[in-house]
């Protein structure tokens, strides 16, 4: 210098002006006005996990259903985090993990292939039995050559992602973990180290894969969610009681109908429509209040721990809106970046092309550097009961580390 890995913090600052939403104080009959002070995030997002809180359900235990699944630790809890083990990937820094059980049982393993866990297509053998021929023998029978009929085998070929653990030997008619030696993987017992996952060594036993198939094992697990839920409350409607003009019907209940009355329909008439009054009770709607932000809270320091995290001292109070406020403009400064060398000031013998060399500019006021000047840029995104995580979106910055190359 290039290419990477990983961790951390930040998310412009200040001022002025104009607005928006709460709080406190003052003024005001009220509407409101004035002053002071406060007002989004690292993800407020997705709503994927976990918890607090609220209501409902609930003796206890079990089954079913759902979830989690290496070990130890952290935590209110978690599927999260930290530290490890083992396995995969990477030269490496590191990173990923769908990491219990295939030696509980069942199922499945496309196509191809004989066979996908009990199989034989080609092939090998045919010891044994059978058949043909020859020889010996009086005979029973024996010996030899052959056939591939019964039968035996799974070494080799062929198929496949995978072929009954691999290689070599013994053995046999031919063969085979049938036996032996060495080795691979798994399990059990003992042993070394470790809290443990695991690991070292020895002995014995076993040998296809698949649990992201059913299943088995261990642990966890009631449901709904702030539109939870609590309280206050108008109008209308419901119930009870009391009161109220006339007539009729009546099942004898102020239940129904008619007239009268009141109101609306343009001032009037006709016509049409609506209608008992009061008190109390309980339920729901509307509206309002609470829940609502003091909390597994934030900051500094110290201590314990490898760390996640925990403890202690001190300090602080930091949005609470409800269709949703938290904004805009201007100026100065800071950050990143580009341009110009015109002018100005200072430095200046070197500077540029990534380094070196070549090459180019400069050693003259002139290269180049710093200050100064002008311009541009500044992401993702907006709380809605509150926390802890995960995931996704996103800007530049800083620290640590790795590999390669170049120069000394």
């Nucleotide at each position: 210098a290039a290419a990477g890995c990983u961790u951390g913090a930040c998310a412009g600052a200040c001022a002025a002006u104009c607005g928006c939403c709460g709080g406190c104080a003052g003024c005001g009959a009220g509407a409101g006005c004035u002053g002071c002070g406060g007002g989004a995030g690292g993800a407020a997002a997705g709503u994927c996990c976990g918890g607090g809180c609220u209501c409902c359900a609930c003796a206890a235990g079990g089954c079913a259903g759902g979830g989690u699944g290496c070990u130890g630790g952290a935590u209110a809890a978690c599927g999260u985090c930290c530290a490890g083990u083992c396995a995969g990937c990477g030269c490496g820094a590191g990173u990923u993990g769908a990491a219990g059980g295939a030696u509980a049982g069942u199922g499945c393993c496309a196509c191809a292939g004989a066979a996908a866990u009990g199989g034989a297509c080609c092939g090998c053998c045919g010891a044994u039995g059978g058949c043909c021929c020859g020889c010996c023998g009086c005979a029973a029978g024996g010996c030899g050559c052959g056939c591939a009929c019964a039968g035996g085998c799974a070494a080799g070929g062929a198929u496949g992602g995978a072929a009954c653990c691999g290689u070599g030997g013994u053995g046999u008619a031919a063969g085979a973990g049938a036996c032996c030696a060495c080795g691979a993987g798994g399990g059990a017992a003992u042993c070394u180290g470790g809290u443990g996952a695991c690991u070292u060594a020895u002995u014995c036993c076993c040998u296809g894969g698949u649990a992201a198939a059913c299943c088995c094992c261990a642990c966890c697990u009631g449901g709904a969610g702030c539109a939870a839920g609590a309280c206050c409350u108008a109008a209308u409607g419901g119930a009870a009681c009391g009161c109220a003009g006339c007539g009729c019907c009546u099942u004898c209940g102020c239940g129904g109908c008619g007239c009268a009355g009141u109101c609306u329909u343009u001032g009037c008439c006709u016509g049409a429509g609506a209608c008992g009054c009061g008190u109390u009770c309980g339920g729901g709607u509307u509206g309002g209040u609470c829940g609502c932000u003091u909390g597994a809270g934030c900051c500094u320091g110290c201590c314990a721990g490898c760390a996640a995290u925990g403890g202690c001292c001190g300090g602080c109070c930091u949005a609470g809106a409800u269709a949703g406020a938290u904004g805009a403009u201007u100026g100065u400064c800071a950050c990143u970046u580009u341009c110009g060398u015109u002018c100005g000031u200072g430095g200046g013998a070197g500077g540029g092309c990534u380094c070196a060399a070549c090459c180019c500019c400069g050693u003259u006021a002139u290269a180049c550097c710093a200050c100064u000047g002008a311009g541009a840029g500044a992401a993702c995104a907006g709380a809605a009961c509150c926390c802890g995580g995960c995931u996704u979106a996103u800007g530049g910055c800083a620290g640590g580390c790795u590999u390669u190359c170049c120069g000394g």
This is a predicted structure of a 408-nucleotide RNA (Bacterial RNase P class A) from Paenibacillus sp. y28. Its mean pLDDT, the model's own confidence on a scale to 100, is 76. Rfam family: Bacterial RNase P class A. Rfam's curators write: Ribonuclease P (RNase P) is a ubiquitous endoribonuclease, found in archaea, bacteria and eukarya as well as chloroplasts and mitochondria. The family's RNA type in Rfam is ribozyme. The gene name in the source record is rnpB. NCBI's taxonomy places the organism under Bacteria, Bacillati, Caryophanales, Paenibacillaceae, Paenibacillus. RNAcentral holds the sequence, with entries from ENA.